Predicted 3D model of a 134-nucleotide RNA (FMN riboswitch aptamer (RFN element)). It was read from a public genome assembly, where an Rfam model found it. The model forms 100% of the base pairs in the Rfam consensus. Its Rfam family is "FMN riboswitch aptamer (RFN element)". Gene Ontology term of the family: FMN binding. The coordinates come from a structure-prediction model, not an experiment, and the mean pLDDT is 79.

RNA sequence: AAAAAUCUUUGGGGAAUGGUGAAAUUCCAUACCGGCAGUAUAGUCUGCGAACGCGGGCUUUGGGAGACCAAGCGCGCGCCGAUCGGGUGCAAUUCCCGAACCGACGGUAAAAGUCCGGAUGAGAAAAGAAGAAA
Numbered sequence: 001a002a003a004a005a006u007c008u009u010u011g012g013g014g015a016a017u018g019g020u021g022a023a024a025u026u027c028c029a030u031a032c033c034g035g036c037a038g039u040a041u042a043g044u045c046u047g048c049g050a051a052c053g054c055g056g057g058c059u060u061u062g063g064g065a066g067a068c069c070a071a072g073c074g075c076g077c078g079c080c081g082a083u084c085g086g087g088u089g090c091a092a093u094u095c096c097c098g099a100a101c102c103g104a105c106g107g108u109a110a111a112a113g114u115c116c117g118g119a120u121g122a123g124a125a126a127a128g129a130a131g132a133a134a
Stems, first nucleotide, its partner, number of pairs: 006129005017029003031114002033103002035048004043101002052078004057073004062069002083099005105117003
């Protein structure tokens, strides 16, 4: 000087105005929002997380005569939206100018990125604490 393991904390934003209607923050006009890491600064590149699906494992003083089922917790696999043109520059689908586009599942007096719910959850990851051998 320094890794792993350990602990603590942090860790997602947004419907304003009007219209139609019996009913819409869900439709229409218009508005608003953008997780983490990488890289010339990114919702649209690359990778990851969450959500969703399938499989198998473990646990249960859960259920069942049993076959099996249920709940919880890891693991593996799958799935996983959307951008172009110009400019500057060594370098930018990341900056600047212009014009676009995208957004899980369940619920609802009417179809939801923005309301309610699972979720006071989970989590990529970030910061810090302490630590000590070779």